[in-house]
Context: one part of a larger RNA
């Protein structure tokens, strides 16, 4: 001098470091006081924030276990444990070492506990209780198997199987034109077999008829797959347009929500926070391309999830210094 799954201390400042407080530091046990918003009234909560804590002595209380006396009640005399009060005493420091939460505010996502990529991902992904639809009356429906046979099923619709959604709360709008599913059907279409005719010494073959499913046609069905417009004019300043006209569609996006994990333009505009904020929070909505179980909105609690802010704290940094252990290297 370099390195380590290394350790320790640090003036002044205190996140200026950095993608990001990563890492480290702070906090820490027990007892007492005290504890907000919000809330599904259970929680939040160890919220937050304070105080105490050793040893000695005295006193009080509770529990327990011996001895002696006594018939018993009880009295006298010892031991142990716990709790409390007071006085004193030492140190910088009393959970003196070890052990041992940093805290708060706000937003996004997922309700929660749980599960997962054995060996780069633990999550907002999966599951979940709850909600909904479809099939199914049992020799059922669904699944494995060529079949025999087996599973669901030691079951029987408050059951089983399949699919979607994903606690609770408030809700879940319009469209059946397309695709799919269900039902109906006077009529049309519709293969072979079959019937009739032609043809052939027999046939092949040709033509006609009848007809199943299916299709045409009609009806239903969106918590089925899905979809949910454009152009003009218009109000006593301007702007805007409740209103009117028009093209067009199956119907023209309702309630909600938003520059959002969804907004291109975009660092949108306004407000907040900062001296300064492409992130963050609250609004606005002109929504490239939000939107209702492909669920919409909201939400207490929860989260080794993600973003932002504050307090405390610190060698992360300004800016590095020194010490200890180990390994290497150099000199001897």
């Nucleotide at each position: 001098c370099u390195c380590c799954g290394g350790g320790g201390u640090g003036a002044g400042g205190g996140a200026a470091c950095u993608c990001g407080g990563c890492a480290a530091a702070u906090u820490g046990g027990c007892c007492c006081c005290g504890u907000a918003c919000c809330u599904u009234c259970g929680g939040u909560a160890g919220a937050a924030g304070g105080g105490g804590u050793g040893c000695c002595u005295g006193c009080g209380g509770c529990c327990u276990u011996g001895g002696c006396g006594g018939a018993g009640a009880c009295g006298c005399u010892g031991g142990g444990g716990c709790c409390g009060c007071a006085g004193g005493u030492c140190g910088c420091a009393g959970u003196g070492a070890c052990u041992a939460g940093g805290g708060g505010g706000u937003c996004c996502c997922g309700a929660c506990u749980g599960u997962u990529u054995a060996a780069u991902a633990a999550a907002a992904a999966c599951a979940u209780a709850g909600g909904a639809a479809g099939c199914u009356g049992c020799a059922a429906g669904a699944c494995c198997g060529a079949a025999a046979g087996g599973u669901u099923u030691u079951g029987a619709a408050c059951g089983g199987c399949u699919u979607c959604u994903g606690a609770a709360u408030c809700c879940u709008g319009g469209c059946c034109a397309g695709u799919g599913g269900g039902g109906g059907u006077a009529c049309c279409u519709g293969a072979a077999a079959c019937c009739c005719g032609g043809g052939u010494c027999c046939a092949a073959c040709c033509g006609g008829g009848c007809u199943a499913a299916g299709g045409g046609c009609c009806c239903c069905u969106a918590a089925a797959c899905g979809c949910c417009g454009g152009g003009a004019g218009u109000a006593a300043c301007u702007c805007u347009g409740a209103c009117u006209c028009u093209c067009u569609u199956a119907a023209g996006g309702u309630a909600g929500c938003c520059a959002a994990a969804u907004g291109c333009c975009u660092u949108g505009u306004c407000g907040g926070g900062u001296a300064a904020g492409u992130u963050c929070c609250g609004a606005c909505g002109u929504g490239c391309a939000u939107g209702a179980a492909u669920g919409g909105a909201u939400c207490a609690a929860c989260g080794a999830g993600g973003g932002c802010c504050c307090c405390a704290c610190u060698g992360u940094c300004c800016c590095c210094a020194c010490c200890c252990g180990g390994a290497g290297c150099c000199c001897g």